[in-house]
RNA sequence: CGGGCUGUAGCGAAGUUGGUAUCGCGCACGGUUCGGGACCGUGAGGUCGCGGGUUCAAGUCCCGCCAGCCCGA
Numbered sequence: 001c002g003g004g005c006u007g008u009a010g011c012g013a014a015g016u017u018g019g020u021a022u023c024g025c026g027c028a029c030g031g032u033u034c035g036g037g038a039c040c041g042u043g044a045g046g047u048c049g050c051g052g053g054u055u056c057a058a059g060u061c062c063c064g065c066c067a068g069c070c071c072g073a
Stems, first nucleotide, its partner, number of pairs: 001072007010025004019056001027043005049065005
C1' cells in the first nucleotide's frame, strides 16, 4: 500500500425482505431463607464505532473515515 471479516447495554450474542432493538450473564430492588447461595418476580441501563446520503421510515441499503483481526505485497 491492496483485499477480506468484524464493530449492537458493563460482558457475550441475536436481529429475516428496511417498519422504530431482543436474549443470556452481570447490576439494583422485592419475594423466599435465621442468614447466604440457588430459585422466582420487577426494574434500570443503547445517539446500534464516527460522519454524511437514499427513503415516509435505516442496526439493516450506498459513500467516506476510525478501530480490531486475518491474508497478500